[in-house]
Overview
A computed fold for a 105-nucleotide RNA, annotated as SAM riboswitch aptamer (S box leader). It was read from a public genome assembly, where an Rfam model found it. Model confidence (mean pLDDT): 84 of 100.
RNA sequence: AUCUUAUCAAGAGAGAUGGAGGGACUUGGCCCGGUGAUAUCUCAGCAACCUCAUUUUCAUGUAAGGUGCUAAUUCCAGCAGAAUUUUAUUUCUGAAAGAUAAGGG
Numbered sequence: 001a002u003c004u005u006a007u008c009a010a011g012a013g014a015g016a017u018g019g020a021g022g023g024a025c026u027u028g029g030c031c032c033g034g035u036g037a038u039a040u041c042u043c044a045g046c047a048a049c050c051u052c053a054u055u056u057u058c059a060u061g062u063a064a065g066g067u068g069c070u071a072a073u074u075c076c077a078g079c080a081g082a083a084u085u086u087u088a089u090u091u092c093u094g095a096a097a098g099a100u101a102a103g104g105g
Stems, first nucleotide, its partner, number of pairs: 002104007013043005021032003026078004044070003049066002052061003074097001079094005
């Protein structure tokens, strides 16, 4: 790199470095950003996938350890379908893509 399964409307920020774009990709929108964003590091926190304890094997609990996460629903839409209808909107469902975890190869 790739495959499978599960989850993605909740939750959780300070400091230091640094100095211009950033919010995965692409198009459109919307937003964040010299009152210093994105990023990196430190500390803190959130969560509970693995781990751990109990267990009726369903689950419950803990947070020491392995990951992860800490603007906005994965920021929203795009593709397919349905409903609504003032006929160009709104809502819903699914897919695709992506992220994370566990496992496989």